Notes:
This is a predicted structure of a 72-nucleotide RNA (transfer RNA) from Phaeocystis antarctica. RNAcentral holds the sequence, with entries from ENA. Rfam family: tRNA. Rfam classes the family as a transfer RNA. The coordinates come from a structure-prediction model, not an experiment, and the mean pLDDT is 82. It is recorded under the gene name trnV. NCBI's taxonomy places the organism under Eukaryota, Haptista, Phaeocystales, Phaeocystaceae, Phaeocystis.
RNA sequence: AUUCGAAUAAUUCAAUGGUAGAAUGUUUAGCUUACACCUAAAAAGUUGUUGGUUCGAGUCCAACUUCGAAAU
Numbered sequence: 001a002u003u004c005g006a007a008u009a010a011u012u013c014a015a016u017g018g019u020a021g022a023a024u025g026u027u028u029a030g031c032u033u034a035c036a037c038c039u040a041a042a043a044a045g046u047u048g049u050u051g052g053u054u055c056g057a058g059u060c061c062a063a064c065u066u067c068g069a070a071a072u
Stems, first nucleotide, its partner, number of pairs: 001072001002070006010024004018055001026042005048064005
């Protein structure tokens, strides 16, 4: 140099073009003498970057960046 795949919350992962969610973790309250477990609630996202298509893009298209895989 070629081809393919991935990038979404702190982490691991979802999400038919139509309000971005779950688990774990974090914080607060309850429970306890106290901690843990458990119960309830809350916070945490420019969906890697820049453009395009569309009434509407996490999703479709293009380029770029990073990571991984395959065959020379």